About this RNA
A computed fold for a 1677-nucleotide part of an RNA from a metagenome, annotated as large-subunit ribosomal RNA, half A. The prediction has a mean pLDDT of 83.

Context: one part of a larger RNA
RNA sequence: AGCGCAUAGUGGAUGCCUUGGCACUAGAAGCUGAAGAAGGACGUGACGAACAACGAAAUGCUUCGGGGAGCAGUAAGUAUGCUUUGAUCCGGAGAUGUCCGAAUGAGGGAACUCACCUAUGGUAAUGCGUAGGUAUCAUUAAGUGAAUACAUAGCUUAAUGAGAGCAACCCAGUGAACUGAAACAUCUUAGUAACUGGAGGAAAAGAAAGAAAAAUCGAUUUCCUUAGUAGUGGCGAGCGAAAAGGAAAAAGCCCAAACCAAUCUUAGGAUUGGGGUUGUAGGACCUUACAAUAAGAGUGAGAAAUUCAUAAUAUAGUUGAACUGGUUGGGAAGCCAGACCAAAGAAGGUGAUAGUCCUGUAAAUGAAAUAUUAUGAACUCUGUAGGGUAUCCUGAGUACGACGAUACACGUGAAAUUUUGUCGGAAUCAACGGGGACCAUCCCGUAAGGCUAAAUACUCUCUAGUGACCGAUAGUGAACAAGUACCGAGAGGGAAAGGUGAAAAGAACCCCGGGAGGGGAGUGAAAUAGAAUACUGAAACUAUGUGCUUACAAGAAGUCAGAGCUCGUUAAUGAGUGAUGGCGUGCCUUUUGCAGAAUGAACCGGCGAGUUAUUGUAUCAUGCAAGGUUAAGUUGAAGAGACGAAGCCGAAGCGAAAGCGAGUCUUAAUAGGGCGAAUUAGUAUGGUGCAAUAGACCCGAAACCGAGUGAUCUAGCCAUGAGCAGGUUGAAGUCUGGGUAAAACCAAAUGGAGGACCGAACCGACGUACUAGGAAACGUGCGCGGAUGACUUGUGGCUAGCGGUGAAAUUCCAAACGAACUCGGAUAUAGCUGGUUCUCCCCGAAAUAGGUUUAGGCCUAGCCUUGAGAUAAUUCCCCUUGGAGGUAGAGCACUGAAUAUACGAUGGCGACAUCUAGUUGUACUGAGUGUAAUCAAACUCCGAAUGCCAAGGUAAGAAGUCUCAGGAGUCAGUGUAUGGGUGAUAACGUCCGUACGCAAGAGGAAAAGAAUCCAGAUCGCCAGCUAAGGUCCCAAAAUAUAUGCUAAGUGGGAAAGGAUGUGGAGUUGUCAAAACAGCUAGGAGGUUGGCUUAGAAGCAGCCAUCCUUUAAAGAGUGCGUAAUAGCUCACUAGUCGAGUGACACUGCGCCGAAGAUGUACCGGGGCUAAGCAUAUUACCGAAGCUGCGAAUUUAUACGAAUGUAUAAGUGGUAGGGGAGCGUUCUAACAACGGAGAAGAUUGAUCGAGAGGACAAUUGGAGUGGUUAGAAGUGAGAAUGCCGGUAUGAGUAGCGCAAGAUGGGUGAGAAUCCCAUCCACCGUUUGCCUAAGGGUUCCUGGGGAAGGUUCGUCCUCCCAGGGUAAGUCAGGACCUAAGGCGAGGCCGAGAGGCGUAGUCGAUGGACAACAGGUUUAUAUUCCUGUACUACCUAUAUAACUGAUGGAAUGACGAAGGAGGCUAGUAGGAGCCAGUUAAUGGAUUCUGGUCUAAGCACAAAGGUUAGUAUGCUGGAAAAUCCGUAAUACUAUAUAACUGAAGUGUGAUGGUGAAUAUAGUAGUGAUACUAUAGAAAUCCUAUGACGCCAAACUUCCAAGAAAAGUUUCUAGGGUUAAUUAUAUAGGUACCUGUACCGAGAACCGACACAGGUGGGCAAGGAGAGUAUCCUAAGGUGAGC
Repeated sequence: AGCGCAUAGUGGAUGCCUUGGCACUAGAAGCUGAAGAAGGACGUGACGAACAACGAAAUGCUUCGGGGAGCAGUAAGUAUGCUUUGAUCCGGAGAUGUCCGAAUGAGGGAACUCACCUAUGGUAAUGCGUAGGUAUCAUUAAGUGAAUACAUAGCUUAAUGAGAGCAACCCAGUGAACUGAAACAUCUUAGUAACUGGAGGAAAAGAAAGAAAAAUCGAUUUCCUUAGUAGUGGCGAGCGAAAAGGAAAAAGCCCAAACCAAUCUUAGGAUUGGGGUUGUAGGACCUUACAAUAAGAGUGAGAAAUUCAUAAUAUAGUUGAACUGGUUGGGAAGCCAGACCAAAGAAGGUGAUAGUCCUGUAAAUGAAAUAUUAUGAACUCUGUAGGGUAUCCUGAGUACGACGAUACACGUGAAAUUUUGUCGGAAUCAACGGGGACCAUCCCGUAAGGCUAAAUACUCUCUAGUGACCGAUAGUGAACAAGUACCGAGAGGGAAAGGUGAAAAGAACCCCGGGAGGGGAGUGAAAUAGAAUACUGAAACUAUGUGCUUACAAGAAGUCAGAGCUCGUUAAUGAGUGAUGGCGUGCCUUUUGCAGAAUGAACCGGCGAGUUAUUGUAUCAUGCAAGGUUAAGUUGAAGAGACGAAGCCGAAGCGAAAGCGAGUCUUAAUAGGGCGAAUUAGUAUGGUGCAAUAGACCCGAAACCGAGUGAUCUAGCCAUGAGCAGGUUGAAGUCUGGGUAAAACCAAAUGGAGGACCGAACCGACGUACUAGGAAACGUGCGCGGAUGACUUGUGGCUAGCGGUGAAAUUCCAAACGAACUCGGAUAUAGCUGGUUCUCCCCGAAAUAGGUUUAGGCCUAGCCUUGAGAUAAUUCCCCUUGGAGGUAGAGCACUGAAUAUACGAUGGCGACAUCUAGUUGUACUGAGUGUAAUCAAACUCCGAAUGCCAAGGUAAGAAGUCUCAGGAGUCAGUGUAUGGGUGAUAACGUCCGUACGCAAGAGGAAAAGAAUCCAGAUCGCCAGCUAAGGUCCCAAAAUAUAUGCUAAGUGGGAAAGGAUGUGGAGUUGUCAAAACAGCUAGGAGGUUGGCUUAGAAGCAGCCAUCCUUUAAAGAGUGCGUAAUAGCUCACUAGUCGAGUGACACUGCGCCGAAGAUGUACCGGGGCUAAGCAUAUUACCGAAGCUGCGAAUUUAUACGAAUGUAUAAGUGGUAGGGGAGCGUUCUAACAACGGAGAAGAUUGAUCGAGAGGACAAUUGGAGUGGUUAGAAGUGAGAAUGCCGGUAUGAGUAGCGCAAGAUGGGUGAGAAUCCCAUCCACCGUUUGCCUAAGGGUUCCUGGGGAAGGUUCGUCCUCCCAGGGUAAGUCAGGACCUAAGGCGAGGCCGAGAGGCGUAGUCGAUGGACAACAGGUUUAUAUUCCUGUACUACCUAUAUAACUGAUGGAAUGACGAAGGAGGCUAGUAGGAGCCAGUUAAUGGAUUCUGGUCUAAGCACAAAGGUUAGUAUGCUGGAAAAUCCGUAAUACUAUAUAACUGAAGUGUGAUGGUGAAUAUAGUAGUGAUACUAUAGAAAUCCUAUGACGCCAAACUUCCAAGAAAAGUUUCUAGGGUUAAUUAUAUAGGUACCUGUACCGAGAACCGACACAGGUGGGCAAGGAGAGUAUCCUAAGGUGAGC
C1' cells in the first nucleotide's frame, strides 16, 4: 500500500410526524373613503431587539350580554400587581385614535417646515400653549359686480356632491407582435396581450320598424342541440353561424305629441297641471254606457314615500349518556376477564391503539345589543267598454342615397342588415320599414325617447366542511421575526432555514483547563435522546484497530482456474484473503464505422422528461339489438337510482337537382354502361393503440411586440460658483528724438497683446516595462501631450430607446449598445443539438424509387410487425424441353477509323508538237479497285456462358403467397468480390449493376483489425467429432513420412534494369585430324599507302584498303608519342589432353534497397528447416455438429388440466407484439405491532429476471398480505438542478514602505502599552471643511467570529455615556436655470403645454470675539467684553407712507503700478533656566503674546451742487430722467477708505518654584491657589486688504429681495415714527466622529477615484526638486 472485517467521525438521505399549503363543496358577503380610507411612519410594556395588539385615554377606556377561577400576548425568567365587590377571556355597541397618505390652510425631498382667522390659557408686554376652522372642482342658492346704460363675465358666501383604494368577474375607448400559413404580403395569432375610462353585486341586453314562410311564433339572458352543418376563405392555413326543437328563469311599463286649463310673455312662445302611449293601428275630438268601502298591485322597475308587531336566522354560549379489575411496561388507551351507553361507534387529545378519562359528538336549548329575511297591519297607487271617422297627433338634418371605412360566421363579393367621417336629403297612416342585390305580389312589423327583477359570470373575504391532493429539494416564493435577509441608482429580482424528551426532570457537586471543551457523579425508559441543530441517522469522504496479501513487478484492474493462511455459516460441494496461470482496450451518445486521440459525466445523495381534456379512428370487453342511446335539466343525502326522446348513429340507394326508389342515373331507347341491391348488424359505455386541436415527451435560442424604469456613469446643452506656482517673448497703441510742405517713414523708450513659448498644480493618455485566477473587471513605474483657453472643475437642472446625444469613432446613454434595462405577450418558435428512468419472451427492418424553394426535413410506394380472412392451383430450389434476345468474344460484310503496297481515273507540272487534234514523261495529287495486316460504348456478315420467360417433371429441402385493417421505423450507409462509367485502367475517391458480409452478428483463424476466411451464440456440462487454420518452444496438436529445391535468414516488403548464383528441360556450334583456358614463341615486307597537315609514320581527319613473304600477321583491336618510338590484340606454331562455346525457355535465389526514442518488414524465441514445392497419414482446433440435462415458443396429437409426446425453432439495432416485477394512494376482506412497526446495517437463503423471504443488531411507532382500482410509478448520463464531500494542497498567496533594544501587562507577546535610539512624509502621510457615511466618537469590560499571521489589541463584541447657539450653516427673506401650475388652450383616454402664482442655490441679503473648561461638545457651556431684531417704560423730537414710481443693489476678461498688513529673518534690551553639588563673570537654551467692539484719525480713490421749466417714468409725485435755461463752486468740499494710535486690558495668557488636596508602600503623577519679562530697531514681505479702484481690450459681461427716496392713500392723535436710557423677549433643524494608502464611491481594513480653504525654514525663478520645522507615521506576517 491492496482487499475484507470491526469501531468511530463527518454528512443529512431514508422512515415516521405536521403547525403550513393546494384543489374544491355549501352557506354568507360582495364594498371602504373628506365622520379622513387602503397602506404606512413613529411611538405605547417594570425589563434590549422582533412579531402581534393598541394610539399621548397607547399591551388599553366605557357600557350591555356571556362566562366562573385564575390572570398580566408570542415568551421562558425576575419583580410588581389584578381577581368571587366576578378578573383574565368571548361577543354586541360606543369613546380615544400622534404624524403621513385622496391629503384638502401654504409649501415640501411622504411621515417635515411655515401660516392666517375664531375661542381660550399664560406674560407688565412681545415671544409661548390648547381647541376648532381655512384646498379644488361641479351643481344649486344668495350677495356683489367691469369694459358698457340694462345686463353679463368675474368675485364673495352658503348648502350638497365628487376626488382615492379594491382579487376576479362586466361594459366601453385605443390596440400589438412573436406565431400559423412548413417562405410571405390578403389572412391567422386576435379584437387576444397591454394601456385607459366607467359601473355593479353582478354587469350588459331587453318588451319587435323582430324571427319566419306553419294561413306560425311572440322582450332579454344562459345551457343542451342544430353542427363542425349552411356558409366564408391567397376557396390556402383556417374561420364558422342562425331559424326551428329541449330546458333554466320569467314581468312588464313610462314619456314626447295632439287637446284642455293656469301662470308668464319681448306675442314668437315658455313653464306647470290634466290628458295620452299603439300596429287585426292607437289616441286626441264627438257621442253612448258602466262603477268604487270593488278588483288588483306596491315601497327593488313601472310608481312617490315608510313605520310597527310577530317569527326565524346571524354575531357569544349552555345542557349533554355509558367502565372497572387483572397483566406486561417508564407509562395502558394494548392483551385477558366481566360490564354499560348509543338520536352520541365524527374527530382531536391524554406517557403505546380509548364509544364509556378530557375536549367534544347526536339531540335539545339560549341574546341586553346590532343586523338580515319572512309574514301581517297601518299606509300608498292604478279606471273600463262600445259607436262615429270630418279634422288633428304619433320622436328630422332623422330614414335613405353616393363616396370612404366598420361590425355582422360572411375577406366587396350578386351583399342584404349594423355603425358613421364627407356630401346630398324624404314621406307623415291613401304613410313608412323589413322578409340576404333588385322589382312585383303577399306576409311581418311601426325606427329616429326612456326604465326594467330572475335565470348567467367571478371570489380579495367570513363560517362550516370535503379530498384514491403534498408531506419539508414536496406543497404557496414563504410550515420558521418571508416578500424577510440579500442584490440593483431605479423599475425590479429574491433565497436558505421544521423535529431533545411523556415531562426540563436542561446535568447540583468534584477533577483537568485562561477559556472552549472534556472526564466522573446525577436525571431519565433511553444521554451513541445533552441542548454549537439534540428522533431515525444511508452514501460520498476521513480516521483507528485488525485477518489475509504485497519489495523483479507493467495492471480498462475484472473474470475463470487455483495452492497457502485466517475464520466458522440462513449447513451450504462454507466465508475472507489470493502466490501463480488463462482470457480480457470502461459506460453513454452519435455514427458507414468508436477502446477511441469524437460527445457527456470529479464523487455521493435527493429531484428530473409521452401527461390531461375534447373529437375522430381501429381493436378488445360488456349491455341491448333492427334497433341502440340519451344531452341540458328535474328529482334525490348522493358521483346511486328514477324521470327527461330534444337530438345522434343505424336499418336504402341513385341522381347536380327536381325526384324516383331495390333500384336509380345517363339517354330517343325497354339497348349498353355507372353506382347500388341480391350477400342485413348496429349502437351505447369502458379499456388500449394511433391521430387532430390544445405548450402536448423534457430542457435550450438569437430575436419580435407592449407598458414602464433609467442622463448619481457617460454625450451635449442651460444656470450659478471655483481654479490655473514660476519664468520667457514683446503685437497694436503712445511719448521723445530724427525726418517731411504736411504725411509717410526711422531710432530709442514706453506699452503689455497672443486658441504665443518653457514648465508645476490640474486635465489627458504617445511609447515602453511590469501586471494578466492583478494591489486594480483598465492600474503602476519611467519617460510623454495641453497647461489664459474651442481650458479644467463643483453644485443644481434639461434631452429617453421606432428615442436621445454625438468637433462623427457605429461614439456614448449606470462595469457587455448596429438599437439600454425591467416586467409582461410567453411554456414565442426551433425541419436543429442534447437527454428520456424496471424485467423477460416472439418476430424483425432500412439507408432505395417517385415527388418536393427539396437534398441532414417530409409525403406515397418498397422492406418490418400485429390481427382477421382467403388460397394449397402453389412459389423457391433441382432436372428436362421450348422460347425471346445481340452482351462477352469475334469479325470487317455495313458505318466509320487506320497502315503498307499494287493498279490507277481526274487534276497539276515538264518535254515534243503546236492545227479543230495529239504523243510522251513524272520522286506531284490521288477517287476508286486489288492484296496484306488492323481498330470501335453510340459498327455487326456472326455470336456464347449466365440471367430472363413459359411448359413439363419431382427424390430430398426451403418458403409461404394474396386481400383488408391497426402500428411502425427507414430516405447519411459501408467494405470485399465481380461487370462497367468517371478519375490518371490513382485513391480506404466517386457513381451505377450483381452477390456476400458489417450495419443489427457474438465464437474460431488472420500476432492485434466493423466489412477478409471458417461459422450463425436459448441455458448448463472438467463429454465426443470436425471447419478455416495449424502441430520446435511461448501455445492445444508431427522436431511426421517420401522426393526435390533454396544458402539468400531468401522465407520474413518493392520496380525498371543488371549479373559467368544455381537446378531443370532444349536448340545450335566446336573438339582426339587435339578443341576451350593458361604458358612459350612469332605477329613481317612494299610503306612514313595517298591526301591533308607544322607534323599525321597502322592508331586527329578524308579516300582507298591492294600486293608480297609466310605456319601466321589488318595499309591495323586498343594503350601510347609533338610526330616517331614502345607495349598489345586479331592471327599462327608449340606445350597440355577432354570437353568447350553461343542462343532462347524455365524453378528457386542475388544486386538495385537511405529516416527519424530502440531491434521494429517472421508476433517473439529461435530455425538451414521449424523455409519452399509435390504427395501421404495422424492429431489439434469454434458458442459449428453430436451427447446428457434444463427452459421457452409455435404446430400437431391425446387430454379435465399451464399435462404428456412428437416435430421444428429460440443472435439481434430502429421498430411491432406479448407476459410480468416493484413504488405511492384507495376500497373490501382477513391480519401484524412496546414481549418492539417502518426505516437503517449485516448475512453463506429462494426465484429465469425485474425481485421476494428469513435471522441478528440498530431503531422506538406504526405496517404488511390477498383481490380489484387510480397514478406526480422505476435514472447513470441532459456542459441537467439542489445539497454534501474530495482532489489540486498544507501548494499559490498574505495587497509597493525600517526597524532595533530594554521594561510592563498577561495563561500566553516579533505584533498591545511605555521608554530610548533609528527611519519616513513635510503644496503633505500636517490642519480645517463640503458631500457622503451614520455612532465608526469616549469610558469600562471581552476575545468565539471578523482582522489575509499573532493578539492581552481594534474602526470587532457587550454595557454605560457623549452632540447644548438670537450672532456658525439652513429655514421662518430673495430670486437663476429648471420644476409644478387656479383659470386657459390642445388632445381617443391617460395626458401635453402654459398665464397669474408658487417652489427652486451653486448666487444676493443678514448681528460675536478672546480666553478657559470635558473621558467625549464648544464662535453653542463658563468668564470677560460686544452687536442685531422686537416688546415695555421714561425722555426728547416728529405726521405716516404703498404689493405703485425711481435710484441703488448690479456684476466681463486680462494687465501693471502703488500703499498697507499677516508672516518671516536678524539684532539689542528684559525675564527664566543652564554653565555650577557654589558667590560672580561668561557661554548656551527658551520666552518676550493679546481679539471683536468703541473712539480718534488716515495713504489713497471718485466728482459735482443749486434754482427754474417739462413731450417721459401706464394714476400721482417735492423722487428719477432731461446734450432745456440760469447760477454757484472748483476742493481747505462731499462721499468712500486699508492701515495706524488709544481703549478694550487693574483683564486673559505666561516657566521654574511654593503651599494645600487626591491616588500610590514609595519614587512620582494629577488638581487647585499664588507666581517673571512681556519693550525697541533693522531687513524682507504676500495670490491677503485698499479694490465694486485704475488702465487696456472685445466676444460687451444674471435676477429679485434688501436699502434709500417719491407720491397715491391713510391720519388729526400720539393708537404712528425716529433718537437716547433702563428692563425684558429671541423659534425650528444640523452640531459626536471620519473626511480617506482602514469610517465616502469602487463586493475587501482594495497601490484606483473624490470639490474647497491654510501654506513655515535653508538652497532655489518657483506650490519644481532635495533636506528640515510644526504636526504625523514606521504601513497587520
RNAcentral holds the full RNA, with entries from SILVA.